[in-house]
Context: one part of a larger RNA
Molecule: small-subunit ribosomal RNA, central domain
Organism: metagenome
RNA sequence: UUGGGCGUAAAGCGUCUGUAGACGGCUAAUUAAGUCAAUGGUUAAAUCUUGAUGCUCAACAUCGAGCCCGCCAUUGAUACUGACUAGCUAGAGUCCGGGAGAGGUAAGCGGAAUUGCCGGUGUAGUAGUAAAAUGCGUUAAUAUCGGCAGGAACACCAAAUGCGAAGGCAGCUUACUGGAACGGUACUGACGUUGAGAGACGAAAGCGUGGGUAGCGAAGGGGAUUAGAUACCCCCGUAGUCCACGCCGUAAACGCUGGAUGCUAGACAUUGGUAGUAUCGACCCUAUCAGUGUCGUCGAACCAAGCUAACGCGUUAAGCAUCCCGCCUGGGGAGUACGGUCGCAAGACUAAAACUC
Repeated sequence: UUGGGCGUAAAGCGUCUGUAGACGGCUAAUUAAGUCAAUGGUUAAAUCUUGAUGCUCAACAUCGAGCCCGCCAUUGAUACUGACUAGCUAGAGUCCGGGAGAGGUAAGCGGAAUUGCCGGUGUAGUAGUAAAAUGCGUUAAUAUCGGCAGGAACACCAAAUGCGAAGGCAGCUUACUGGAACGGUACUGACGUUGAGAGACGAAAGCGUGGGUAGCGAAGGGGAUUAGAUACCCCCGUAGUCCACGCCGUAAACGCUGGAUGCUAGACAUUGGUAGUAUCGACCCUAUCAGUGUCGUCGAACCAAGCUAACGCGUUAAGCAUCCCGCCUGGGGAGUACGGUCGCAAGACUAAAACUC
């Protein structure tokens, strides 16, 4: 390589956009490149295979036939693929309508709580733990009432909820703004799918510059515990956590499950629409369409079918198929060395071998 695989055994890029490429709906005409058929040529001889013949046999030799992969030319075939032309509307997109949403960015505002400061009341404790101690407190703490300041996060609503490509997103209001669903079926007419390279986004921690710092809190200090205790527990506490701008580019970035399309029993919840019933009207109820989710367990009966090594998956497939991309190939050495690219650095990405079992 072929083959076989990728939820948990090795294996789905963190996610998306998209270049080349690969693959691609229906109808008709033309063409005949792929494809198929026939004929001719070429494919040196020897060798090789095979059938004979000749050396007594064989090796060997001679004669005939054949021969891999192909290539070229000519003449045809036209179902499929391609090319080109003309159309179509079921894919895809545009438009119109009324709705849903913690989708994003920016600005403003709000209350509860913690802490600090000021003032009042009040007096000896408070805090903490399994128990203590360090700590705080007569320069008046803790407690309680009033006021002020500042930072960070948004209780209840709140969920099996919703939105987003993923990371992620939650007090309220406003401005700007992205996407999706449904209904109508007016328009375009295959404009599609995937996507090597490439680009963009990307939690937390970390880095740079400047701000900010209430609470929490790596490091650090102290108190305990202990044989020791560089820990777990307690009292403090610096970076950080927050904001702006710029880097970093990694996570158990997980559904450990790449994307797209079609097909294959259900039950329940929820969102939007339509119709019916009801109503003055609405809610409710019933049916249906589309979307988003959950369950599919115990038990005697039933819950699919199918798949799977089992666990389990089961119309949101890990079922049945097609297309495209990524990845795997015994354990360790090692996601390491070297080289290269990127980065301020930390490091990231790419990525072996010797040796060993």